[in-house]
Context: one part of a larger RNA
Molecule: small-subunit ribosomal RNA, 5' domain
Organism: museum specimen metagenome
């Protein structure tokens, strides 16, 4: 000198863009953060409409819109948070899988025949303080099950062209066995099953790279390898039985400490050094530890079970909970924000769609935390005014064109008027089209926000500080103090003429900031 997720002191006019618990992965009140589909189903609690009835109080009625709860489907494995753990194939990079999976989406081919039994809901009867739960009767489905049909599927037998580093792989043709489906409907469509392929996303393996300590030198029994079996989507001691005695290590094993990794960021001429906030990719975690279930996908943040600590409710029998989501609270700390608005845009889930949900996201609020920009006037003006300070003191110097005064301007601020872009559509109608789809028409949709921006009106009006002035280092005098009080980054100042302490005048530097501290190059 640079740079910071900074803090502290003094000060503070505005805007744009960014950033904002680095500490206690401490504990959490409250609200919200994942739902959706009636074009799957039985139905109908509540609302609206219609109908029937009425003693005008009402009663009845799924008939219609629609729909709480329930069954069912898809989603909840994404998005969002945090950095505890991890020195590891975790990450980075480069390869391989002839050892693998992949819902939704796309392409292609083929298919969808018949039947059966339940169960929630509803109803009835209970138990319990509650959470919740038991029994009976009855009912549906795109829920579940059985049969049929079936091959480029799977299994077994057999075949083996072309090929491969090897285990091997594998085209055509063959035989036997096994496995499927679901409907809705307003007739527009949306779905279902099987197989092949694609796309996307993942899984696994390997080479190389990846902090410090030897005041850590030996470590290891599923350990290393084999055979067989089990298991997995898949290879594999992944697991198990048996057999062998191996495997790793001064090229640093093991142990200990520390740490998420990378793209990147800061610095530096570079080589390097330091960092890993924001943004993007990967990993790990979700009160602590463990376990599986469901599912295409989880060993699942707002799912389940068990154990533990903690908190809460209780009728003492028993129950409930998990902010490292967004706000917010307490605590800790030098220190870090609102219990805000909207789904308008972008994106996501569901849905045929309308649409619903979305603390993702977009916005607004707070904070000079940073970067950038603008302003606090401009021109003229010497009696070089008054005052202050200095002085060699009837005088002079300096503050200083500074002020006053004259003229001008109006950024900004105030007021008044106008006022966006971000909006493309989707849905609708019409046209074209074999299918995707394309085109035209008219209409609707803005949280931010009456914001940005533009125009006008009056008026210099609303707006400057902070640090320093001995040398390094730009900037000097007076007074006070008298090794005191104090200063100080280093050298060092202060003991009666202190440019170094404190004040004043003047000056220098930077400027809505300026200094200090911290750690870093």
């Nucleotide at each position: 000198g640079g740079a910071u997720g900074a803090a502290c002191g003094c000060u503070a006019g505005c805007g744009g863009c960014a950033g904002g618990c680095c500490u206690a992965a401490u504990a959490c009140a409250u609200g919200c953060a994942a739902g959706u589909c009636g074009a799957g189903g039985g139905g109908c609690a509540g609302c609206a409409c219609g109908g029937u009835u009425u003693u005008c109080g009402g009663a009845c009625u799924g008939g219609u819109g629609g729909c709480g709860a329930c069954c069912g489907g898809c989603g909840c494995a994404c998005g969002g948070g945090u950095g505890c753990g991890u020195a590891a194939c975790g990450c980075g990079u480069a390869u391989g899988c002839a050892a693998c999976c992949u819902a939704c989406c796309u392409u292609a081919u083929a298919c969808a025949g018949g039947g059966a039994g339940a169960u929630a809901g509803c109803c009835c009867a209970g138990a319990g303080a509650a959470a919740u739960u038991u029994g009976g009767a009855u009912u549906a489905a795109u829920a579940c099950c059985c049969c049929a049909u079936a091959g480029u599927a799977c299994u077994a037998c057999a075949a083996g062209a072309c090929g491969g580093c090897a285990u091997c792989a594998g085209a055509a043709a063959g035989u036997a066995g096994u496995u499927a489906a679901a409907g809705a409907u307003u007739u527009a469509u949306c779905g279902g099953u099987a197989u092949a392929a694609g796309a996307u996303g993942g899984g696994c393996a390997u080479g190389c790279g990846u902090u410090a300590g030897a005041u850590u030198a030996g470590c290891u029994a599923g350990u290393u390898g084999g055979u067989g079996a089990g298991g997995u989507a898949a290879c594999g001691g992944c697991u198990c039985a048996c057999c062998a005695a191996g495997g790793c290590g001064a090229c640093g094993a093991u142990c200990u400490a520390u740490a998420g990794g990378g793209g990147a960021c800061c610095u530096g001429a570079g080589a390097g050094g330091g960092u890993g906030a924001u943004c993007c990719c990967c990993c790990a975690c979700a009160c602590u530890g463990g376990u599986a279930c469901u599912g295409a996908g989880a060993u699942a943040c707002g799912g389940a079970c068990c154990a533990g600590a903690c908190u809460c409710c209780u009728a003492c029998g028993g129950g409930a909970g998990g902010c490292a989501g967004c706000a917010g609270u307490a605590g800790g700390g030098a220190a870090u924000a609102u219990u805000g608005g909207u789904c308008a845009a972008u994106g996501g889930a569901g849905g045929g769609a309308a649409c619903u949900c979305u603390g993702a996201a977009c916005c607004a609020g707070c904070c000079a935390u940073g970067c950038c920009g603008c302003g606090u006037g401009c021109a003229g003006g010497a009696a070089g005014a008054c005052g202050g300070c200095c002085u060699u003191c009837u005088g002079g110097g300096u503050u200083g064109u500074a002020a006053a005064c004259u003229g001008c301007u109006u950024u900004u601020g105030a007021c008044a008027g106008g006022g966006a872009a971000g909006a493309a559509a989707u849905a609708g109608u019409c046209c074209a089209u074999g299918c995707g789809u394309g085109g035209a028409c008219a209409g609707u949709u803005g949280a931010c926000g009456g914001u940005a921006c533009c125009u006008g009106u009056a008026g210099a009006a609303u707006a400057a500080g902070c640090a320093c002035c001995g040398g390094c280092u730009a900037a000097c005098u007076c007074c006070g103090u008298g090794c005191c009080a104090g200063c100080a980054g280093c050298c060092g100042c202060g003991g009666u003429a202190a440019u170094a302490c404190g004040g004043a005048g003047g000056g220098u530097g930077c400027g809505a900031g300026c200094g200090u501290u911290a750690a870093u190059c």